[in-house]
This record gives sequence, structure tokens and C1' cells, in this order.
RNA sequence: UGUCAAAACGGAGGCUGCAGCUUUAAUUAGUAAUCUUUUCUUUAUUUUUGAGGAAAUUGAAAGAUGAAAGGUAAAGUUGCCGAAGAAAAUAGCAACCUCAAUUGUUGUUUUCUGGGCGUAGGGAUAAUAUCUUUACGACUGUCACAUUAUAAUGUGGAGUGCCGUUUGCCAC
Repeated sequence: UGUCAAAACGGAGGCUGCAGCUUUAAUUAGUAAUCUUUUCUUUAUUUUUGAGGAAAUUGAAAGAUGAAAGGUAAAGUUGCCGAAGAAAAUAGCAACCUCAAUUGUUGUUUUCUGGGCGUAGGGAUAAUAUCUUUACGACUGUCACAUUAUAAUGUGGAGUGCCGUUUGCCAC
């Protein structure tokens, strides 16, 4: 000096990068719930579903009062660049108790996704908002190859990637 793997450190993608927290606002909703009047109901109704228990009194009409959580938007702020998300398995906790299921939530393991956007389908949800997933489409960042006027264009791959610095092996 160069090559090749590895380790450590530091970075980039985007003004719609990712996630969390706080405040406000709309929606949830004139819903749930409570009270009054009338009426029905215990062989009934309710507590996520089924069976068994335990507890409660319900259902409907009219009137009055009247929410909240989750999800969303804006502003501020914090942490970051597998940021984060999804699926499956598994363990714990919760939904009156037991068994089984279902749902929510936390942790671990495995697999997939570079990123945001649009369209269509599926799932969740009060919701046409929104989230998530699959397929397609262009855009964008990165690397490899090819063309080339060294501007750029085309094709393809994936984040355990890419760029930079340092250390180290080997060769000259």
C1' cells in the first nucleotide's frame, strides 16, 4: 500500500422516517348508567360463550340527568434508524368462582417485512375514520452488474444490509 473476513465506534434514508408520553378537540353518544311513572317477569332475565355454582332483579314504553375507555387529529416533548410492525408457539396476569374456550395484556422463542404512498381484497373496530395483512403499481434510499457523454439510464437483490473511521489476519 492492497485484499479478505471479524470486532468496536460513528452515521444516512424521510419535512408524511419509527415508536412513546402530555395537553386540547371531534367522534364514541343523547349511547351506557342513575332517577320517576306505567306494565311484564322468578319454569324468567343478567354477570364474554358452554356446563355447574354463587350473587343480583329483570325486560319494555315515556320523561329528566347524562358519561368513560380504547381508537383518531393537532400542538408540544422524549427516545431512536429492526427504528418498529405482523403471524405462530409458549408461560404469566385479567374478564364473580371451577373446568374448557374466547378476548385483552406482558415476557420469551421462531419466521416475515429497506421505507412511506395509492388501488383492490381479507381481518379488527361504534365507524365509510383508523390500524393491520396479502397482491399489484409507480416513487424513494442503498448496493451489485451492464451501458455511458462519467450527467444519467436499465436490470436485479435485501436491513444480520449500506457508508465512514479504528483495530486485526494475509500478501507485496

RNAcentral holds the sequence, with entries from Rfam. Predicted 3D model of a 172-nucleotide RNA (Lysine riboswitch aptamer) from Geotoga petraea. The model forms 100% of the base pairs in the Rfam consensus. Rfam family: Lysine riboswitch aptamer. Its family is annotated with lysine biosynthetic process in the Gene Ontology. The coordinates come from a structure-prediction model, not an experiment, and the mean pLDDT is 81. Lineage of the source: Bacteria > Thermotogota > Thermotogae > Petrotogales > Geotoga.